[in-house]
RNA sequence: CCUUUAUAAAGAAGAGGCGAGAGAACAGGCUCCAUGACCCUCUGGCAACCGGCCGUUCGCGUCCAAGGUGCCACAUCCUGCCCCCUAUCCGGGAACUAUAAACG
Repeated sequence: CCUUUAUAAAGAAGAGGCGAGAGAACAGGCUCCAUGACCCUCUGGCAACCGGCCGUUCGCGUCCAAGGUGCCACAUCCUGCCCCCUAUCCGGGAACUAUAAACG
């Protein structure tokens, strides 16, 4: 990096550093940000994909969190395409993206 499968409205912040943009990309909107965002480091935490115990109708279920990842503003921040609708709202689905596991 490709493919497959699963998940994505829940949850979880302090300190130090840096110094201007940031929320993946494009567009529109909305937000965060010199009372220092984003990012990096340390510490802490969340969660439970991998992992561990027990049970199992072998599909999975309860519990645990030392280890491998991940994550800790906003719904993946929202919308964009399709369905639904006279139309709008709402709702559903897809695509994209992210993460995990497996394969190559």
The prediction has a mean pLDDT of 84. The RNA shown here (SAM riboswitch aptamer (S box leader)) has 104 nucleotides and comes from Nitritalea halalkaliphila LW7. Lineage of the source: Bacteria > Cytophagia > Cytophagales > Nitritalea > Nitritalea halalkaliphila.